Large-subunit ribosomal RNA, domain I from Cryptonemia palmetta, 538 nucleotides, folded computationally. The RNAcentral record of the full RNA draws on ENA. Its mean pLDDT, the model's own confidence on a scale to 100, is 82. The source organism's lineage runs through Eukaryota, Rhodophyta, Florideophyceae, Halymeniales and Cryptonemia. A source record names the gene rnl.
[in-house]
Context: one part of a larger RNA
RNA sequence: GGCUUACGGUGGAUACCUUGGCAUUUAGAAGCGAUGAAGGGCGUGACUACCAACGAAAUGCUUCGGGUAGCUGGAAGUAAGCUAUGAUCCGGAGGUUCCCGAAUGAGGCAACUCUUUAAUACUGCCUAUCGAAUUCAUAAGUAGGUAAGAGCGAACUUAGCGAACUGAAACAUCUUAGUAGCUAAAGGAAAAGAAAGCAAAAGCGAUUCCCUUAGUAGCGGCGAGCGAAAUGGGAACAGCCUAAACCACUUGAAUACGUUCUGGUGGGGUUGUGGGACAGUUAAAUAUAGAUGAAAAUAAGUUAGGUGAAACAAUUGGAAUCUUGUAUCAUAGAAGGUGAUAAUCCUGUAACUUAAAACAAGUUUUUGUUUAUACUGUAUCCCAAGUAACAUGGGGCACGUGAAAUCCUGUGUGAAUCAGCGAGGACCACCUCGUAAGGCUAAAUAUUCCUAAAUGACCGAUAGUGAACCAGUACCGUGAGGGAAAGGUGAAAAGAACCCCGGGAGGGGAGUGAAAUAGAACAUGAAACCGUAAGCUU
Numbered sequence: 001g002g003c004u005u006a007c008g009g010u011g012g013a014u015a016c017c018u019u020g021g022c023a024u025u026u027a028g029a030a031g032c033g034a035u036g037a038a039g040g041g042c043g044u045g046a047c048u049a050c051c052a053a054c055g056a057a058a059u060g061c062u063u064c065g066g067g068u069a070g071c072u073g074g075a076a077g078u079a080a081g082c083u084a085u086g087a088u089c090c091g092g093a094g095g096u097u098c099c100c101g102a103a104u105g106a107g108g109c110a111a112c113u114c115u116u117u118a119a120u121a122c123u124g125c126c127u128a129u130c131g132a133a134u135u136c137a138u139a140a141g142u143a144g145g146u147a148a149g150a151g152c153g154a155a156c157u158u159a160g161c162g163a164a165c166u167g168a169a170a171c172a173u174c175u176u177a178g179u180a181g182c183u184a185a186a187g188g189a190a191a192a193g194a195a196a197g198c199a200a201a202a203g204c205g206a207u208u209c210c211c212u213u214a215g216u217a218g219c220g221g222c223g224a225g226c227g228a229a230a231u232g233g234g235a236a237c238a239g240c241c242u243a244a245a246c247c248a249c250u251u252g253a254a255u256a257c258g259u260u261c262u263g264g265u266g267g268g269g270u271u272g273u274g275g276g277a278c279a280g281u282u283a284a285a286u287a288u289a290g291a292u293g294a295a296a297a298u299a300a301g302u303u304a305g306g307u308g309a310a311a312c313a314a315u316u317g318g319a320a321u322c323u324u325g326u327a328u329c330a331u332a333g334a335a336g337g338u339g340a341u342a343a344u345c346c347u348g349u350a351a352c353u354u355a356a357a358a359c360a361a362g363u364u365u366u367u368g369u370u371u372a373u374a375c376u377g378u379a380u381c382c383c384a385a386g387u388a389a390c391a392u393g394g395g396g397c398a399c400g401u402g403a404a405a406u407c408c409u410g411u412g413u414g415a416a417u418c419a420g421c422g423a424g425g426a427c428c429a430c431c432u433c434g435u436a437a438g439g440c441u442a443a444a445u446a447u448u449c450c451u452a453a454a455u456g457a458c459c460g461a462u463a464g465u466g467a468a469c470c471a472g473u474a475c476c477g478u479g480a481g482g483g484a485a486a487g488g489u490g491a492a493a494a495g496a497a498c499c500c501c502g503g504g505a506g507g508g509g510a511g512u513g514a515a516a517u518a519g520a521a522c523a524u525g526a527a528a529c530c531g532u533a534a535g536c537u538u
Stems, first nucleotide, its partner, number of pairs: 001537009016488002020459002022456007029448002031152002039100003042055003046078002050074002052059001061094006070082003105114003115119001122149002124146006156187001157185005167174001171221001197204002208235004218226002239440003242384001246267005252261003272418001274383004278377004288372011301359003305353003311326004327344002329333001335347003389413007399425001420435005475482002495522001498509004
């Protein structure tokens, strides 16, 4: 020096645990804000650095209801107090709520400063007044009033703008993709929606979503790739209002004083077996149905709660919930806790029950308002215009310009009114289907920042959120931004009085404890690595 064995040190793997996460389901809620939000700054405690709570009425105030013996948060300690005249605590409704922040009297380097008449800054709306170019007028201004807007918020939705990496084994059409991203707007959903639809000789009857059709028909440097629809089966179902013709009233203008035009209000009217106006006939009675307003009554729900069955002994042990013996309850044998594994110890669970106040919203009754009739005739009037259509340039449709319909649109041109017009994938005819150029519309559908309950062949501290722990922290960066590590004494602190060595750290006794090789650098305690002892060997 090496090897082996034993005993240690170091280290923190492993198994065990879970306060935290992840995913999903059901139900609720889906907004907050000038009555000042979200988010912050600074304060408030007897002692108070931090977190949490609160706001100069500051660790809290008032009131109503619940609840019952302790209470003054995490968080010990000392002090001082509160409480059966019901505290602390839980819930409803109020009050207070500094400064910044949309921030809004002015300014500003957020949480500060300044002014005066101590304030709505700006926009919108209303009223009054004043009043240009420019006569009337209008714009603008001024004053007063109103308090509508503004900002924030996870996804979902609609709209506007809109990439590239990538794939095509390169790359340009194409693809990625109308995706990511940015912007605007709205709602609890949004959007769409009551056929100028689909179909095919048979028919259907608004929209939305799912399954299927189908990786089909098609599109495609016919490459890579992209990719329907009808039909069929389900979920859910709901239909309506205007414009016009015509009538009445009315503002204003023109006038040949006959009237005409324009605007407004009311009636009328709303459709494709075409409808309506118009002319005529008939029905109307309070019967039915719908919508809506008011009043009254009331079940259930949410926001605190309440009642809530049934086990003892022996044994082992530090401790019984284990084991043994003999019992009990069960509409309750879900779960958690308790010194080891508890239906019967505790909290609970099943079941039943409960609200002064607030919220949401249903049902019933009474009453008021309002809407809704049918037929015949004629062919006089109306039936959404810079629209449809066409040409051209684009976009979007699964469809890349293609034979390219249908849909949207820049530019140009520019109809018809039912004997009309559009569609059925160029176009024409026949046939069939529909009735554009105005609007509204619940449900089925999408999502989850949030609340409650529940579940998991989900994780178990290098995992699971970045974050189980005072984490978006420490730290890094001028900044945008990046971004950790870090859980476990014990049943209970019973956290080691006292003595000894030492400056201390640390240790040796003593004591606690079941255990101290559980001693706070604390449960288990692998390996690497470092020692001590013994044996063997060189």